[in-house]
């Protein structure tokens, strides 16, 4: 980046710069933000995909957390396409993210 798989309702924020947006993008909603957003830096933290140990037999459990990622309001914030005749709700997909490979 066009695939491919698997995750996605848990968990985790303080400072110091920075000055007005921000929650992917577009409607729509419905949140956040001058009692300081986006951004960027230190520092802390969360989970464990990957790497690591053990057991185990092709499903995979349990352990760890120094290394490579990620993350750190609110379900991917929620809808927007199908289906359960409509509301409601609920499932399931598209969209994204994020990681592993693959090219």
């Nucleotide at each position: 980046c066009a695939c491919u798989c698997a995750u996605c309702a848990a968990g985790a924020g303080c400072g110091a710069g920075g000055g007005a947006g921000g929650g992917c993008a577009a409607c729509g909603g419905c949140c956040c933000g001058g009692u300081g957003a986006a951004c960027u830096c230190g520092c802390g933290g969360c989970a464990a995909c990957c790497c690591c140990c053990g057991a185990a037999g092709c499903g995979u459990c349990g352990g760890a957390a120094c290394g490579g990622u990620g993350c750190c309001a609110a379900a991917u914030c929620c809808g927007u396409c199908a289906g359960c005749a409509g509301c409601c709700g609920c499932u399931g997909a598209a969209c994204g993210a994020u990681g592993a490979g693959a090219c």
Molecule: SAM riboswitch aptamer (S box leader)
Organism: Pleurocapsa minor GSE-CHR-MK 17-07R